[in-house]
C1' cells in the first nucleotide's frame, strides 16, 4: 500500500446481522454462614461500548473519515 477480522466495567467475552438504552463469569465492596479465614449464599457498585462525524423520534448496533490490535496479499531489494 490493498484486503478482512477485531476494539464493549478491572480482566475475559455477550449483545452488533434485524436499531428500542448493554447482560454473563471473574475480580471488588457489604451482609449473611465461621472461633478466624476459605468455601457457600444474599445484596451491591463499577462500561465516554476506540475516537471524530451523519442519518433517525431513538445508534453498542447503520453509513463516511481516523486511531490501534492482529492476520493475509502485493511493490522493492
Nucleotide at each position: 500500500g490493498c484486503c478482512c477480522g477485531g476494539g464493549u466495567g478491572g480482566c475475559g467475552u455477550a449483545g452488533u446481522c434485524u436499531g428500542g438504552u448493554a447482560a454473563c463469569g471473574c475480580a471488588u465492596c457489604g451482609g449473611c454462614c465461621u472461633g478466624u479465614g476459605g468455601a457457600g449464599c444474599c445484596g451491591a457498585g463499577g462500561a465516554u461500548c476506540c475516537c471524530g462525524g451523519g442519518u433517525u423520534c431513538a445508534a453498542a448496533u447503520c453509513c463516511c473519515g481516523g486511531c490501534c490490535c492482529g492476520g493475509g496479499c502485493c511493490c522493492c531489494a
A computed fold for a 77-nucleotide RNA from a Thermoprotei archaeon, annotated as transfer RNA.
Lineage of the source: Archaea > Thermoproteati > Thermoproteota > Thermoprotei.
Its Rfam family is "tRNA". It is annotated as a transfer RNA.